[in-house]
Context: one part of a larger RNA
């Protein structure tokens, strides 16, 4: 190391539990605010951070009720206090109530500045306290309202977009979201210019239904009434005019009025028109509303019944036993589960203010008739109408109606308006002024209650200090995190240890493995101990088989064996390539998961539809509501409504018929033949986020210019050096210029170069030191330059010297929140068994092709009667194949050769010639998907018999597929290429295991229900790996062919077979031996050619046994060697063609090879036979299951023989491979009901053990645990996880590894201390020194400084710290800032402008980066000093005293560059003093060394200067450095501090550089703030002099960068040597050694 067992750390699931949550119910209440809200700032305790309470009366203060004993909140401590003289507490009702906030005297960066009036306090000034002063709107006024602010409902104004419509524009989404304006407990609506239709209704407003009707609609997708009926609820009034009259002003008058215009009261209110007018009646009815009584209801509160004993226990409420009470058995506590233990509970009192049914008396105010009809009235820029719109369900339509932006514009009761276009007739009302309850709509909020709702990853984000911590500039986002115990009884005391860490005893408790990290304590992960087991041996990790060891039980023999049985472990030995998605197909080198653990996905609601269950049935059926009663998922009523009982037709309409037509016809669609409806429940479909997670994206309302683009004010900054423009001045020159030299001068988007902006090259960084750096190099560096501060411009927008840059680490359209669950034909994930059946990848259409609808193909129920096969018979057909003198087209060879070309013929004509092309005809040959005189098999149709035995068909419910692929065959493309397309048919894979083929989705063999250490075969095997044969017989092969995954053309005396032919004892054929002549060197050609370089040809002829005018080799050409050919030997065969087997060359690829492998001469190849092996096949035994028959048994119908339904068998036959899918039957989980039950003598939950079920699962039990649970029947689901690059939490690995963040650097002695590389001293050594010193401004916001600490922070340690804990610590008339000014820009009364919200805005107000404005030296604290203290100044105010009283200019007041003056701060150098110090032996000094040599503001009549200033005098008879001395104290032992004393202290010396600031000048063009303040008195003492900021960092460990981070941060100073220099190296004062 593996596996087992046991013991344990981790961690937090699980169970238990709930303080908090959800979603409802019934009731209250529906506002809070100038009487200062809502919300918050800061404060308040004996100690007080957080909440919470409360407000300088402050965890509270009065009163009045309540109550009766303890109390000072959450909060358990310590110290103090309060309380029967009634406290805390409860309850009403007061009082207080800082500051901000509408915020309201004015301002402002909220929680803070500055004021003014009035009274008081004091003489003024200053202060303090109190009230008190905002706008707006009505009013003369006094004075009253008003603003803000809150969940959701209401009504107006304004108004998207995503999506849908499979695209998209009318159209939808939707008048939604969102944004503003208004308002109430409700809000709007609202008393007919309405509806209707021939009959009626009688304001409104909701509910049911009407009805998804009737319309509207790219008539698409979708939208969607109304009338009528049924209910909740109920309610009506009231101006304007006519006419009467008062009043006032006008106008006129005959002054007697009269009219007109305003106002005021009367008068009157509608449709059968009413009224005014006239004429008559009236005090009648009804109501409100003040006042009185009052039942009643009401805060805090009172009274409330009834038990004991025994038992177990830690404890009783359990159990036993035996009692009680109940108008009360709601609920909660208490040491387990309690009607009689405590708190309630039922039920009965009580009362303070509000309130209050009803009743009452009065007064006040509102409210009506009858007749009459001459005139008067009765809503005007109104109705209507015409253009554009909008609203109505209704999109312009035939479009009424209602509303107006615009332009027009009536009538007047004999009037006018509607009644879906317009007329008429006939109905209804009666516009153009107005109020108006209840029925309805909603919960920020209080009380009282329910829950088949959650139970700490649920349920609100939030059970707990939660909108908290934490992010972010900001608008906004936004966590985790519950449990000791019955009581702290919370572990005294010892031990180890530095230790207030940890642990070990003790001790408390039932229990400490309940010990505060605390109830239970699962898994990953991490140990420890023991048993077996692993060092010649490969692999998905397992299963089968099983040797050895080791344990443990029981028997027997017999004292250490034996045998059975069980547990561990497991040598070797067979087969054996996870899971999950997609896929044609995956171990795949394709996806996905690190492990564990908890969450995580088809729901619900309407409304269809179809099964199945139940109820009633020619009928079923309520809905809203109503009533009673309640624990309710109740029960009664209610018949509107809807289906269903009749159909047909476009309709009128008729009707068992009707349409259509002349028709009695014929046909069509109906009856004749009726079953529906209404619940519950399953399956689906629709609308809805709809099964889950997932976009880029498009709108709407903010919110951001603290980065950064650009632009506004106003302020800063740029060592040093170079170069030498214009002018100018001289000379020289010219008539005069001009131009020429010198010199002056000092310009330039000029040069070199630091600071400083920048980012060019190259390295390095790249889980960096940095989310853009570093270190080298580089570019500007007076300028179109950098830069601080305060301001502007905003998201289709800015703002870009322009790159689509930039707009907060986000840009071709930020960010945040909402519409929002957008949409997703697209990916991915989708959870328990078990049983039956089981596809598909096709047609056809599709803006379709990876999607759908239809149709095919599956499953389920119902009805029904078909179907397949074979065999015969009977048909129709135009494939294969054939053919072509049988067409159409195509062709091959030959004849013929029309007709063309083309030569020739002097032109034309007539001709000729043709190896030219070539019709037709014949002969011959042969071709065809779109040729057929012909013409199969095979498929089909039909009939008849046998076979088989639900396999077919309808109909309905519900899929699923429409990516396919491999072989074979028969085509079509392709190359008769592809493991390639594309079709047919047929199989398999697919969704199919199992032999076989070494290994393989498809090829052969075979279809797996289970189980068996039983048999038979299929393919294929049968030497060894490896089961079967080393079988039999008869050939072939010699190449390891065979046997490389295959191989051709084409080669070859490789062997074998066959069949056909020759030559042969008259002697073949091979070998030897001999010959192979002559005419000739044939002839030509040729330099030469002689058998052989090459032509010719009667290759002829002779001798011969036979020899070519020559078959090869050689010669320059002969020679020469061969051969055909002959003969002799040899002595039996000996060749030649063709077709076959088996072999053989042909044969070449990349890591060394291989038939699977050894190897095989058979164990290869061929033909034939036997036997045997061989599978999940086929048989046997035994079980399970499904169907169908068969039997029994019970129920229920009914025609009384059957039928359904459920069930049961040692039963019979048959099946039982499965993805998508279809369909049945169960199992767990959580919960309610009901029953009966278990439980501290020990629930659930963890965690081992045995048993049992086809299984999913159950059941026993042991240990643990401390209190709840489970069984049965039936409900109801937030109802089963291994996977979504899933949520969260907890663990692993890489790993004891990378790194420990500037390579400026440490050493050593000592101290403290348990411990020291790092802390403190020291001593020596590095390092910065235009900085890595000083100082201040913005930002931080206690980080400062003391003492005590080291658990966590520090990249290690740590005694130390910017870390923890307590204490302490910031002092101002002159420093900043306000109390003054004003810029850019903000607000902004007035006015303008806009639906609205709002947008500009003169004055007037606010804002510094600018102007304006008075203190300096020592000195002192642990920490602060221009603030304290010490000296010595200054400024304003006011008091007094005097003088003068206008206003105004003017001043402040400004730009770049250069020179020149001046002068210091600072610094060299010398000298002279001062003071110490040094000398080899010794002594001196005029030697030499180190350090020092100093002195403010302010005042003054003095000098110089234009001036800025400078000089001198006072200041200073101050004070201090330094050095002597030294009382005395500290110590980190090294030193430090120092009371006081002496020097009555040594240059106010010469000589140089030399900024910065002042000054007046030159020169240039871009021409370079505003107000306040000054201007504008004098003198004396005296008083008075407000808020705020001050600590410490500040180029950084404290600020912006997530960090104690190499990055970034505006200005001031910034010595020395070197040097032009702020360059660069070195150093001083000061820091500092960068936290392994």
């Nucleotide at each position: 190391g593996g596996c087992g067992u046991a013991u344990g750390g981790g961690g937090a699931a699980u169970g238990c539990c709930u303080a908090g949550g959800c979603u409802c119910u019934c009731a209250g209440a529906g506002g809070c605010g100038a009487a200062g809200a809502a919300g918050g700032a800061c404060g308040u305790g004996a100690u007080a951070a957080g909440c919470u309470g409360c407000g300088a009366a402050a965890a509270g203060c009065u009163g009045c009720g309540g109550g009766g004993a303890u109390u000072g909140g959450c909060a358990c401590a310590u110290a103090c206090a309060a309380a029967u003289u009634g406290a805390u507490c409860c309850g009403c009702a007061g009082a207080u109530a800082u500051c901000c906030g509408a915020a309201u005297g004015g301002g402002g960066c909220a929680a803070c500045c500055c004021g003014g009036c009035a009274u008081a306090u004091u003489g003024a000034a200053g202060a303090u306290a109190u009230g008190u002063c905002a706008c707006c709107u009505a009013g003369c006024a006094a004075u009253a309202g008003g603003a803000g602010u809150a969940a959701a409902c209401c009504c107006g104004g304004a108004g998207a977009a995503c999506u849908g419509a499979a695209a998209c524009a009318u159209c939808u989404a939707a008048g939604u979201a969102c944004c503003c304006g208004g308002a109430g407990g409700a809000g709007a609506a609202g008393a007919a210019a309405a509806c209707a239709a021939a009959a009626g209704u009688g304001a409104u407003u909701c509910c049911g239904u009407a009805a998804g009707u009737a319309g509207c609609g790219g008539c698409g997708a979708g939208c969607g009434a109304a009338c009528g009926c049924g209910g909740a609820g109920u309610a009506g009034c009231c101006c304007a005019a006519a006419c009467c009259u008062g009043a006032u002003a006008u106008g006129u008058u005959a002054c007697g009025g009269c009219a007109u215009a305003u106002u005021g009261g009367g008068g009157g209110u509608u449709g059968u028109a009413g009224g005014a007018c006239u004429g008559c009646g009236u005090c009648a009815u009804u109501g409100u509303u003040u006042g009185u009584g009052a039942a009643c209801a009401g805060a805090a509160u009172u009274a409330g019944a009834a038990c004991a004993c025994g038992u177990u226990g830690g404890a009783a409420a359990g159990c036993g036993u035996g009692g009680c009470c109940a108008u009360a058995g709601a609920c909660g506590g208490u040491g387990a589960u309690a009607g009689c233990c405590c708190g309630g509970u039922a039920u009965a009192g009580g009362u303070a203010a509000a309130g209050g049914a009803c009743a009452u008396a009065a007064a006040a105010c509102a409210u009506a008739g009858c007749a009459g009809u001459a005139u008067c009235c009765u809503g005007a820029g109104u109705a209507g109408u015409g253009c554009g719109g909008g609203g109505c369900a209704c999109g312009u339509g035939a479009a009424a109606c209602c509303c107006u932006g615009u332009a027009u514009g009536a009538a007047u009761u004999a009037g006018g308006c509607g009644g879906g276009a317009c007329c008429a007739u006939c109905c209804g009302c009666u516009a153009a002024g107005g109020c108006u309850a209840a029925a309805u709509a909603c919960u920020c909020c209080u009380g009282a209650g329910a829950g088949a709702c959650c139970g700490a990853u649920a349920g609100u984000g939030a059970a707990c200090u939660a909108g908290u911590a934490c992010c972010g500039u900001g608008a906004g986002g936004g966590a985790a995190a519950g449990g000791u115990g019955a009581a702290a009884a919370g572990a005294a005391c010892c031990c180890u240890g530095a230790a207030u860490a940890a642990g070990g005893g003790a001790g408390u408790g039932a229990a400490a493995u309940a010990g505060a990290a605390c109830c239970u304590g699962a898994a990953a992960c991490c140990a420890u101990a023991c048993g077996c087991u692993u060092a010649c041996a490969a692999g998905c990790g397992g299963u089968c088989g099983g040797a050895g060891c080791c344990c443990c039980c029981a028997a027997g023999u017999u004292u250490a064996c034996u045998u059975g049985g069980g547990g561990g472990u497991g040598a070797c030995g067979g087969c054996g390539u996870g899971c999950c998605u997609u896929u044609u197909g995956c171990a795949u080198a394709a996806u996905g998961a690190g492990c564990c653990u908890a969450c995580g996905a088809g729901u619900u609601a309407a409304c269809g539809u179809u099964g199945c269950u139940g109820g009633c049935a020619a009928g079923g059926u309520u809905a809203a509501g109503u009533g009673a009663u309640u624990a309710a998922g109740u029960c009664a009523c209610g018949g509107a409504u809807c289906c269903g009982u009749a159909g047909c037709g476009a309709a009128a309409g008729c009707g068992a018929g009707u349409c259509u037509g002349a028709a009695u016809a014929g046909g069509g669609c109906g009856c004749u033949u009726u079953a529906g409806u209404c619940a519950g429940u399953a399956g689906u479909g629709u609308u809805a986020g709809a099964c889950g997670c997932g976009a880029a994206a498009c709108c709407g309302u903010g919110u951001g210019a603290u980065c950064u683009a650009c632009c506004c004010a106003u302020g800063g900054g740029c060592a040093g050096g170079g170069u030498g423009a214009a002018g100018c001045u001289g000379u020289g020159g010219u008539a005069a210029c001009a131009c020429a030299c010198a010199g002056u001068g000092g310009a330039g988007g000029c040069c070199c170069g630091a600071a400083c902006c920048g980012g060019u090259u190259g390295a390095c960084g790249u889980u960096g030191a940095a989310a853009a750096g570093u270190c080298u190099u580089c570019g500007g560096a007076u300028g179109a330059c950098c830069u601080g501060u305060g301001g502007g411009u905003a998201g289709g927008g800015g703002u870009g010297a322009a790159a689509g840059g930039c707009c907060a680490a986000u840009c071709a359209a930020a960010c945040u929140c909402g519409g929002a669950a957008a949409u997703a034909g697209c990916u991915c994930g989708u959870a328990c068994u078990c049983c039956c059946c089981g596809a598909a990848a096709u047609g056809c259409a599709u803006u379709u092709a990876g999607g759908u609808g239809c149709a095919g193909c599956g499953u389920u129920g119902a009805u029904u009667u078909a179907g397949u096969u074979u065999u015969a018979u009977a048909g129709a057909g135009g494939u294969a194949g054939a053919g072509c003198u049988a067409c159409u087209g195509a062709u091959u060879g030959g004849a013929u050769g029309c007709g063309g070309g083309g030569g020739c013929u002097u032109c034309a004509c007539c001709g000729c010639c043709u190896a030219c092309c070539a019709a037709u005809u014949c002969c011959u040959g042969a071709c065809a998907a779109a040729c057929u005189c012909c013409g199969a098999a095979u498929g089909c149709u039909a009939u008849a018999a046998a076979a088989u035995g639900a396999u077919g068909a309808u109909c309905a419910g519900c899929a699923g597929u429409g990516a396919g692929g491999g072989c074979a065959u028969g085509g079509g493309u392709g190359c008769u290429a592809a493991g390639g397309u594309c079709c047919a048919u047929g199989u398999c894979c697919g969704a199919g295991a199992g032999g076989g083929a070494a290994a393989g989705a498809a090829c052969c063999c075979a279809g797996a229900c289970c189980a068996u250490c039983a048999g038979c075969u299929a393919a294929g095997g049968u030497c060894c790996c490896a089961a079967a044969a080393u079988g039999u017989a008869u050939g072939u092969u010699a190449a390891g062919u065979u046997g490389a995954a295959a191989a051709a053309a084409c080669g070859a005396g490789g062997u074998u077979g066959a069949a056909c032919u020759g030559c042969u004892u008259a002697g073949a054929c091979a070998g030897c031996u001999a010959g192979g002549a002559u005419g000739u060197u044939g002839g030509c050609u040729u330099g030469g050619a002689a058998g052989c370089a090459g032509c010719c040809a009667u290759u002829c002829a002779u001798u011969u046994a036979a020899a070519g005018a020559g078959u090869g080799c050689g010669u320059a050409a002969c020679a020469g060697c061969u051969c055909a050919c002959u003969a002799g030997u040899c002595g039996a065969g000996c060749g030649g063609u063709u077709c076959g087997g088996c072999a053989u060359g042909g044969a070449u690829a990349a890591u060394a090879a291989u038939c699977g492998g050894g190897c095989a001469u058979a164990a290869a190849c061929a033909u034939a036979c036997u036997a045997c092996c061989g599978a999940a096949g086929c048989u046997a035994u035994g079980g399970a299951u499904u169907g169908u028959g068969g039997g029994g048994c019970a129920a229920c119908u009914c025609u009384c023989g059957a039928g359904u339904u459920g069930u049961c068998c040692g039963u019979a036959c048959a099946g039982u491979g499965g993805u998508a899918g279809g369909g049945g039957a169960g199992c767990a989980u959580u919960g309610u009901a009901g029953u009966g039950u278990c439980g501290u003598c020990g629930a659930a939950g963890g965690u081992g053990u045995a048993c049992u079920g086809u299984g999913a699962g159950g059941u026993a039990u042991g240990c643990u645990g401390g209190a709840g649970a489970a069984g049965c029947u039936a409900c109801a689901a937030a109802a089963g996880a291994a996977a979504a690059u899933g949520u969260a939490g907890g663990c692993a690995u890489a790993a004891g590894u990378a790194a420990c963040g500037a390579u400026a650097a440490u050493g050593c002695g000592g101290g403290c201390g348990a411990g020291a590389a790092a802390c403190c001293c020291g001593c020596a050594c590095a390092c910065c020194g235009a900085a890595a010193g000083a100082c201040u401004a913005a930002g931080g916001u206690u980080u400062c400084c003391u003492c005590a600490g080291c658990u966590a922070u520090g990249c290690u340690a740590a005694u130390c710290a910017g870390c923890u804990g307590a204490g302490g610590g910031u002092u101002a008339g002159u420093c900043g800032g306000g109390g003054c000014c004003u810029a850019a820009c903000g607000c902004g009364a007035a006015c303008c402008c806009g639906a609205a919200a709002g947008g500009g805005g003169a004055a007037g107000u606010g804002g510094a980066u600018g102007g304006a404005c008075a203190a300096c030296a020592g000195a002192u604290u642990a920490a602060u000093a221009u603030u304290u203290c010490u000296g010595u100044a200054c400024c304003u105010g006011c008091u007094c005293a005097c003088a003068a009283u206008a206003a105004a200019a003017g001043u402040g007041a400004c730009g770049g560059a250069g020179g020149c003056g001046u002068a210091u701060a600072u610094u060299u150098g010398g000298u002279g003093c001062g003071u110490a110090c040094u000398g080899a032996c010794g002594g001196a000094a005029u030697a030499g060394u180190a350090c020092g040599u100093u002195g403010a503001a302010g005042c003054c009549a003095g000098u110089g200067g234009u001036a800025a200033c400078a000089c001198g005098g006072c200041g200073a008879c101050a004070g201090u450095a330094c050095a002597c001395u030294a009382a005395g104290g500290c110590u980190a032992c090294g030193g430090c501090c120092g009371c006081g004393g002496u020097g009555a202290u040594a240059a106010u010396c010469c000589a140089g550089a030399a900024a910065a600031g002042c000054g007046a000048c030159u020169u240039c063009c871009a021409a370079g703030a505003a107000a306040a303040g000054c201007g504008a008195g004098u003198g004396a003492a005296g008083c008075a002099g407000c808020c705020c900021g001050u600590a410490c960092c500040g180029u950084a460990a404290a600020c912006c960068g997530a960090c104690a981070c190499a990055g970034g941060u505006a200005g001031u100073u910034g010595g020395g040597a070197u040097g032009a220099g702020a360059a660069u190296u070195c150093u001083a004062a000061g820091g500092u050694g960068c936290u392994c």
The part of an RNA shown here (large-subunit ribosomal RNA, half A) has 1636 nucleotides and comes from a Flavobacteriaceae bacterium.
Taxonomically the source falls in Flavobacteriaceae (Bacteria, Bacteroidota, Flavobacteriia, Flavobacteriales).
It matches the Rfam family "Bacterial large subunit ribosomal RNA".